[in-house]
Formats: sequence, structure tokens, C1' cells
RNA sequence: GAGGGUAUAGCUCAGUGGUAGAGCAUUCGACUGCCGAUCGAGAGGUCCCCAGUUCAAACCCGGGUGACUUCU
Repeated sequence: GAGGGUAUAGCUCAGUGGUAGAGCAUUCGACUGCCGAUCGAGAGGUCCCCAGUUCAAACCCGGGUGACUUCU
């Protein structure tokens, strides 16, 4: 320099145009002599940034940035 996929909760990841989700972690409660395990409930998000298409965008188009990777 060229190519590829990738960026969503604290972490690991789902989500192929119509209300943003799961597991783990965390908070509260139940249970327990205590802890753990289990069960129930909750909190937690500028869906990397900018612009476009659309009635409607995490998702589609264009540009940028970060980390990863292949080739030279």
C1' cells in the first nucleotide's frame, strides 16, 4: 500500500427494516444457624462517529475511526 470480516449492557455474544435481548456479573427479596447453591424481582444501552435512503434504520448505501487478520 491492497483485501477481508469486526465494533450492541461491566464481560461473552444474539438480534437479516417495525417496542433493543440472552448468559455470566451486579442490586434487592425468599430459602438457609451462617456462607454457598437454588428460586423470584429489579437496575444497567447515545447499538463506535458523521452523512444518506426510507413512513420507519442496530440492520440498507457512502465516508471516517479503533482493534483484529491475510497478501505485498

Transfer RNA from Trichonephila inaurata madagascariensis, 72 nucleotides, folded computationally.
The organism belongs to Trichonephila inaurata, within Eukaryota.
Rfam family: tRNA. Rfam classes the family as a transfer RNA. From the family's description: Transfer RNA (tRNA) molecules are approximately 80 nucleotides in length.
The RNAcentral record of the sequence draws on ENA and Rfam.